The RNA shown here (SAM riboswitch aptamer (S box leader)) has 117 nucleotides and comes from a soil metagenome. The coordinates come from a structure-prediction model, not an experiment, and the mean pLDDT is 80.
RNA sequence: UCUUAUCGAGAUGGGCGGAGGGAUCGGCCCCGUGAAGCCCGGCAACCAGAUCAGGUGCGUUUGCCCCGAUUGUUGGUGCCAAAUCCGGCAGGCCCGUACAGGGACUGAAAGAUGAGA
Numbered sequence: 001u002c003u004u005a006u007c008g009a010g011a012u013g014g015g016c017g018g019a020g021g022g023a024u025c026g027g028c029c030c031c032g033u034g035a036a037g038c039c040c041g042g043c044a045a046c047c048a049g050a051u052c053a054g055g056u057g058c059g060u061u062u063g064c065c066c067c068g069a070u071u072g073u074u075g076g077u078g079c080c081a082a083a084u085c086c087g088g089c090a091g092g093c094c095c096g097u098a099c100a101g102g103g104a105c106u107g108a109a110a111g112a113u114g115a116g117a
Base pairs, nucleotide, nucleotide: 001117002116003115004114005113006112007111013040014039015038016037020030021029022028024088025087026086027085041080042079043078046076047075048074049071050070051069052068054066055065057064058063084110089107090106091105093103094102095101
């Protein structure tokens, strides 16, 4: 970089640290009642593992592959304010006299994470 799945649930504690943080732009927030970062702890179940069921599957003997369920004992990641905090682009709908302004919705883009290439 490409492909693909997911992104309204959950984790809110302790130690070190000492001023920033929420990707980007705008908004709006969090933060010395302690930001980032590191360690411990926790959450989850993407991959692997384990257990169980299935298959006009491959192999032909206890194996492999596919698919589903369960588990969190084990390993690899990830995550632990607010929906990915909200919006940004497009579309029609509603309020409104309105090309002002506002609202809810759908899709996209961008981003994050896993798996594969």
It matches the Rfam family "SAM riboswitch aptamer (S box leader)". Its family is annotated with regulation of gene expression in the Gene Ontology. From the family's description: The SAM riboswitch is found upstream of a number of genes which code for proteins involved in methionine or cysteine biosynthesis in Gram-positive bacteria. Of the family's consensus pairs, 97% are formed in the model.